[in-house]
RNA sequence: GGGCCCGUAGCUUAGCCUGGUGGAGUGCGCGACUGAUAAUCGCGUGGUCCGCGGUUCAAAUCCGCGCGGGCCCA
Numbered sequence: 001g002g003g004c005c006c007g008u009a010g011c012u013u014a015g016c017c018u019g020g021u022g023g024a025g026u027g028c029g030c031g032a033c034u035g036a037u038a039a040u041c042g043c044g045u046g047g048u049c050c051g052c053g054g055u056u057c058a059a060a061u062c063c064g065c066g067c068g069g070g071c072c073c074a
Stems, first nucleotide, its partner, number of pairs: 001073007010026004020057001027045006050066005
């Protein structure tokens, strides 16, 4: 220098292909249960979807340029 993949909640991630209210597990807070913990159960709490720009009535999703990480070629 070139190619490919990845970036979404504190953490692990689904959703992206096929644009139309962003979900799960875990964590955290409160409660139930218990003599009291743990475990379990209920409720709640959570995300400018890496940044900027473009397309569109509408973008996490499509396009372009960057940034960060990984792999490969040279």
Transfer RNA from a Candidatus Nanoarchaeia archaeon, 74 nucleotides, folded computationally. Its Rfam family is "tRNA". Rfam classes the family as a transfer RNA. From the family's description: Transfer RNA (tRNA) molecules are approximately 80 nucleotides in length. The organism belongs to Candidatus Nanoarchaeia, within Archaea. The same sequence occurs in records of 2 taxa. The RNAcentral record of the sequence draws on ENA.